RNA sequence: AGAGUUUGAUCCUGGCUCAGAACGAACGCUGGCGGCAGGCUUAAUACAUGCAAGUCGAACGGUUAAAGCUCCUUCGGGAGUGUAUAAAGUGGCGAACGGGUGAGUAACAGGUGGAUAACCUGCCUCUUGGUAGAGGAUAACGGCUGGAAACGGCCGCUAAUACUGUAUGUGUGAUUUUCUGGCCCCCGGGCCAGAUCAGGAAAGGCGCUUCGGCGUCGCCAAGAGAUGGAUCCGCCCCCCAUUAGCUAGUUGGUAAGGUAACGGCUUACCAAGGCUUCGAUGGGUAGCCGAGCUGAGAGGUUGAUCGGCCACACUGGGACUGAGAUACGGCCCAGACACCUACGGGUGGCAGCAGUAGGGAAUAUUGCGCAAUGGGCGAAAGCCUGACGCAGCCAUGCCGCGUGAGUGAUGAAGGCCUUCGGGUCGUAAAGCUCUUUUCUGAGGGAAGAACAUCCGGUGCAGGAAAUGGCACCGGGACGGUACCUCAGGAAUAAGGAGCGGCUAACUCCGUGCCAGCAGCCGCGGUAAUACGGAGGCUCCAAGCGUUGUUCGGAAUUACUGGGCGUAAAGGGAGCGCAGGCGGAAUGAUUAGUCUGAAGUGGAAGUCCGGGGCUCAACCUCGGAAGUGCUUCGGAUACUGUCAUUCUUGAGAUCGUGAGAGGAAAGCGGAAUUCAGGGUGUAGCGGUGAAAUGCUUAGAUAUCCUGAGGAACACCAAUGGCGAAAGCAGCUUUCUGGCACUGAUCUGACGCUGAGGCUCGAAAGCGUGGGUAGCGAACGGGAUUAGAUACCCCGGUAGUCCACGCCGUAAACGUUGUGCACUAGGUGUGGGAGGUAUCGACCCCUUCCGUGCCGCAGCUAACGCAUUAAGUGCACCGCCUGGGGAGUACGAUCGCAAGAUUGAAACUCAAAGGAAUUGACGGGGGCCCGCACAAGCGGUGGAGCAUGUGGUUUAAUUCGAGGCAACGCGAAGAACCUUACCCAGGCUUGACAUCCCGUGACAUCCAUGGAAACAUGGCUUUCUCUUCGGAGACACGGUGACAGGUGUUGCAUGGCUGUCGUCAGCUCGUGUCGUGAGAUGUUGGGUUAAGUCCCGCAACGAGCGCAACCCUUGUCCUUAGUUACCAGCGGUUCGGCCGGGCACUCUAAGGAGACUGCCGGUGAUAAGCCGGAGGAAGGUGGGGACGACGUCAAGUCAUCAUGGCCCUUACGCCUGGGGCCACACACGUGCUACAAUGGCCGGUACAAUGAGCUGCAAAGCCGCGAGGUGGAGCGAAUCUCAAAAAGCCGGUCUCAGUUCGGAUAGGAGUCUGCAAUUCGACUCCUUGAAGUCGGAAUCGCUAGUAAUCGCGUAUCAGCUACGACGCGGUGAAUACGUUCCCGGGCCUUGUACACACCGCCCGUCACAUGACCCGAGUCGGGUGCACCCGAAGUCGCUGGUCCAACCCUCUGGGAGGAAGGCGCCGAAGGUGUAUUUGGUAAGGGGGAUGAAGUCGUAACAAGGUAGC
Repeated sequence: AGAGUUUGAUCCUGGCUCAGAACGAACGCUGGCGGCAGGCUUAAUACAUGCAAGUCGAACGGUUAAAGCUCCUUCGGGAGUGUAUAAAGUGGCGAACGGGUGAGUAACAGGUGGAUAACCUGCCUCUUGGUAGAGGAUAACGGCUGGAAACGGCCGCUAAUACUGUAUGUGUGAUUUUCUGGCCCCCGGGCCAGAUCAGGAAAGGCGCUUCGGCGUCGCCAAGAGAUGGAUCCGCCCCCCAUUAGCUAGUUGGUAAGGUAACGGCUUACCAAGGCUUCGAUGGGUAGCCGAGCUGAGAGGUUGAUCGGCCACACUGGGACUGAGAUACGGCCCAGACACCUACGGGUGGCAGCAGUAGGGAAUAUUGCGCAAUGGGCGAAAGCCUGACGCAGCCAUGCCGCGUGAGUGAUGAAGGCCUUCGGGUCGUAAAGCUCUUUUCUGAGGGAAGAACAUCCGGUGCAGGAAAUGGCACCGGGACGGUACCUCAGGAAUAAGGAGCGGCUAACUCCGUGCCAGCAGCCGCGGUAAUACGGAGGCUCCAAGCGUUGUUCGGAAUUACUGGGCGUAAAGGGAGCGCAGGCGGAAUGAUUAGUCUGAAGUGGAAGUCCGGGGCUCAACCUCGGAAGUGCUUCGGAUACUGUCAUUCUUGAGAUCGUGAGAGGAAAGCGGAAUUCAGGGUGUAGCGGUGAAAUGCUUAGAUAUCCUGAGGAACACCAAUGGCGAAAGCAGCUUUCUGGCACUGAUCUGACGCUGAGGCUCGAAAGCGUGGGUAGCGAACGGGAUUAGAUACCCCGGUAGUCCACGCCGUAAACGUUGUGCACUAGGUGUGGGAGGUAUCGACCCCUUCCGUGCCGCAGCUAACGCAUUAAGUGCACCGCCUGGGGAGUACGAUCGCAAGAUUGAAACUCAAAGGAAUUGACGGGGGCCCGCACAAGCGGUGGAGCAUGUGGUUUAAUUCGAGGCAACGCGAAGAACCUUACCCAGGCUUGACAUCCCGUGACAUCCAUGGAAACAUGGCUUUCUCUUCGGAGACACGGUGACAGGUGUUGCAUGGCUGUCGUCAGCUCGUGUCGUGAGAUGUUGGGUUAAGUCCCGCAACGAGCGCAACCCUUGUCCUUAGUUACCAGCGGUUCGGCCGGGCACUCUAAGGAGACUGCCGGUGAUAAGCCGGAGGAAGGUGGGGACGACGUCAAGUCAUCAUGGCCCUUACGCCUGGGGCCACACACGUGCUACAAUGGCCGGUACAAUGAGCUGCAAAGCCGCGAGGUGGAGCGAAUCUCAAAAAGCCGGUCUCAGUUCGGAUAGGAGUCUGCAAUUCGACUCCUUGAAGUCGGAAUCGCUAGUAAUCGCGUAUCAGCUACGACGCGGUGAAUACGUUCCCGGGCCUUGUACACACCGCCCGUCACAUGACCCGAGUCGGGUGCACCCGAAGUCGCUGGUCCAACCCUCUGGGAGGAAGGCGCCGAAGGUGUAUUUGGUAAGGGGGAUGAAGUCGUAACAAGGUAGC
């Protein structure tokens, strides 16, 4: 410090997620030791049991047991003493500390800094003085008595440092008891002095004493200090405005009361104030801080342990005592809960330490000790102390140590992987040598932590003596612990997570969208580095992971440090209060600001530097820091404030000017419609085409007249005006703003503007008018599968006017307002000036407005660019992922419609902007193709053949599936083929290699059998040789292995199809762009072509195109046998023979064609058009040849091959069957339906090919298939072989026929082991459908279509009508590119990228979970009113009662008390209001969910542009 994730890729915006650190943690797996720390975050829930606050006998009365001692004794015991003391009581001090918890509290509660001249303070310290003299009670105790108990009642006795008076009175209090004087400041008091009034004591305890007193602890009064507390104030201190107004003791005053003290703190009276958008009031949440965590910091978050403060003690209220409490282990009352009970009544409060139950993911022992530190009491010893010190439990955290070290290659065994060679675990182990931290055992260690009081003992100084004082020695819960030494022995000690990317670390097996993983992206559907296991590796390590939370990364709330044209985001516009900001000059002031000093900012913590535990954690010492607050001094530039000026900002006056600026009134013509009249006759109108509609009752058309409403053509604009909305015929009236020129005036009067106010299109609403045209709703007609639409015919609200509402728009420049600055160019509207002129006609300058282009700059890009989206300033508004949702609830406004404000639950990992490359478009442009059109012939209908689907079957083997499967693999299924089925057999196998043994093998015969095969028999002895043996072959055996047309073409190679013989596909360098990419390859021409030319930030190159190859068309040369025969001769008349290579032909080599020539055209180019010549002319015709790639196209059944599967079978052999089935559907063909024909007879002309397991002639036989025969030929020689259409002649005469030949019967031929399933052919007979084929659809542009026959491969034969070739005869048509299909280039749009067979919307149906409303219902909180009113303070009363003091004393007084009354008053009750939560029949929308329904709304012109 960043990374992953939106896309095909890119840049940006933007969210989500990760890597880090931390924790009072929890959970999972694992676990050796020690040190230091920490340990109910939840139920402030309820608590059994024990302990946590007592102490003092030196304050007091009284008093018990046991030792010991003394005495007595009836020997049982008793009495006394006891520096002995239990228990209880009076009294004092303490119990208000210490300890716990965080419920409440948004507050002077807390933090910080001040104030008290408005206060209190026990114990403690210091100082001064004093401590006199009296009195009356009471508990304990005793007696009687009530009650179950708790607890009492009455009578009687007694003490005090308990209680009550009195004296003295330094001083204190009071300033309203009164007065006087002085000093000081903060002006209201303070301080000092004097007079007057009021007002208190324990002569107590203890020790010693020479009895004089001394010492000590107390006590009283006063002053001072210290400590602790109280009150007030400035500043700081969470969220919600869907909480905007709150307040009657409220704000102030006067007086009184009350308090330690100020004060509405309380009361009476008077006044009407006080707080609040700088957030009052209300609601929610919360103890606050030092500090902790995180962060570079600024910040954010937390408030455990430790420390400070506050609050609370079962819940609520209240006071008492006291220095101090409104009191955790006190009291009273009310309430809830629990316990005891004799039912009458009582008792209790762990948020002290342990512990229990419960809750919870979760948090410890009912331990030891007061030895230390601290606290209470005491003179002290001492007692008490769950504070505290220690121990126990827990890896909860931090820190440290260990689990051994060295050597050791045969790289052991074993595991895992493997390309089978090896690699790796791995010096790791074993083995050898060594060490002992730890561990076990033993010993030492009374170490240090302890000092002081004190106790016991000893000693010393001083004093009259004693107490007292000083010095030394001993006193430990932890603990026989830390530590040390010795002995033993590698001995007792390693796990967790991860290994697809982020993120360090990879293989095998299993599984097969299953099981599962997952923080995000995402893995898993048979080869998973992502699931589970294993080996290996990586990271940490007594821990490791997971979960949760906080900060960080996140500049993702932006102060530091963000944005708003299109990504989320500028308010619809203006005016304007508050607020914020504000021109120039001078002076004053010093609030802000800067600077210096002082005080404070506790300790601990953090940081720096030392020190101590062996180190560290930890502890300790010192420093720094604590950015803050307060006070004082200084500076005066800037800001503020005050004062005085200025003119440039702003405004005003005079002048000129333009304008659809606004309001009102009036006027005008064109057009539509309607009405009246005339002419006129059959249609009009409307549409893609129609129909509804109008019209013979006279429409439409046309002419004249009239009525009425609405809108204003041309001018007109890229124009003008207005704040925006908006404004358009003409005239008049009223009126707002603006621009410019020059002069004058005011003198900062300015800018912005939360709330507020005003204006605000269209639609809509209310009332009243008006209504020609248009026209939601509605009606009708069409379209359509439907058509609640688009189209058509009608038509109501509305549109118009007046008045009043509404207040929203894509109210958009998607760009807030104002000011300033920053290159230009060119239009246009308004004004002014210069020059010049007859003339604002050109031209130039300038101000204001309004457009376009463009530099710098900015921007993610697009783009903006003096009219900024540039550079700055001022102010306002707004944004913070998508959806839910501008929704719900609440509030405000509105007549309503609705508007404004405006969430959450839940859900997703994206949503989005700009640009790029493709693809696509019922977008555009250009171009091509039998693509259409123009033609010719077919298919689709029939019969048959063949292939496929389906069905059937024991099996009907398998594959191929739009074009690009379907006469396809198959160029030949009766057996074989054959892979399928049934049956019978074999198991190292039908086939290959290795090993062992034997031997030739083979053949033949017999039996069984369907065969394979089995059994038996006959016969026989291969080749080489160094004679050992070797080799080939066969048989038998063993195991390695063979074998598989089993599976995966989505693991593959190879081969192939297709787009497409379409003209395209790319690269290097350069340049442009942040980048994906672009350029080149686009453009202008041209071509069949990215073919060529020209231009150009491109220049070149490659694969394709073309050419080179084959064939065909012309000629030449060479060569003539089996081909040929012009001329010559012969002839059996047949190129047959002689002969000849002229010709044809054969097959080798050449020539020829290149836009080469001419003309035109074109940019003079490329080229195109025409012509000449030529056999052929612009690629001459045909073929082979198929770029980068696409379709996970096809093929594991041609072959090869990874993985998986079978191994007496999924292998192999054999017989038979099947692949040939048949209600049906489709494809491809053949034959036809006839006269351009059928039949009969005659007759003519080819080419490619094939042939020895072959083709087979002549001849003879058969109606024929064929048989016989065998010449000739391994073929330019012989044979197949007849070509057919054609031509000539005859017949048939339009019919289911002399068309057509299916089907069927019979008889045969041939092949073959075999013809039944299941062959072909022949003859005789039979004679079906079919009379030219619906929707639809195919081929073909010339030697082509059509038509005619011939040949060949496969093959014994053949289901061939197929396929591949060959020749014969031989057309028609193309205007043209609008349309259909396919393709190429450019451009445009896009929400597509699996790429339109795309994407995607809404209803309905189902499931799940969240939310809203809801008749109601059940709770909580709060306000107000009223009722009742406990305890208690206060007040009044007090007829009853009372020891101290007084008196004139059976009593009275002073004073007090019970009781009663009153105010206030908690809980409770009633009513009402408000708020919040739970639940609910039913209702509502929204979200999510592999394959549901209906449509097709959006994205392309998305098929009606969208919003």
Notes
A computed fold for a 1507-nucleotide RNA from an uncultured prokaryote, annotated as small-subunit ribosomal RNA. Its Rfam family is "Bacterial small subunit ribosomal RNA". Gene Ontology terms of the family: structural constituent of ribosome and ribosome. Model confidence (mean pLDDT): 82 of 100.